[in-house]
Molecule: transfer RNA
Organism: Candidatus Uhrbacteria bacterium
RNA sequence: GGCCCCAUCGUCUAUCGGUUAGGACAUCAGGUUCUCAUCCUGGUAAGCAGGGUUCGACUCCCUGUGGGGUCA
Numbered sequence: 001g002g003c004c005c006c007a008u009c010g011u012c013u014a015u016c017g018g019u020u021a022g023g024a025c026a027u028c029a030g031g032u033u034c035u036c037a038u039c040c041u042g043g044u045a046a047g048c049a050g051g052g053u054u055c056g057a058c059u060c061c062c063u064g065u066g067g068g069g070u071c072a
Base pairs, nucleotide, nucleotide: 001071002070003069004068005067006066007065010025011024012023013022018055027043028042029041030040031039048064049063050062051061052060
């Protein structure tokens, strides 16, 4: 340098055009306990950036950025 893949809560990961953007772990609050742990209930928390297509975009297209793979 060419080609391919990926980017979503703090972390891991669903959502394949119309979702309240879901789950696990973590965290916070409450319950339980003499206390801690365990267990139960509830809460907070996310679409890499800029354009385009569409009535409607995390999702499709283009460009950029970052990461990974492969060839030279």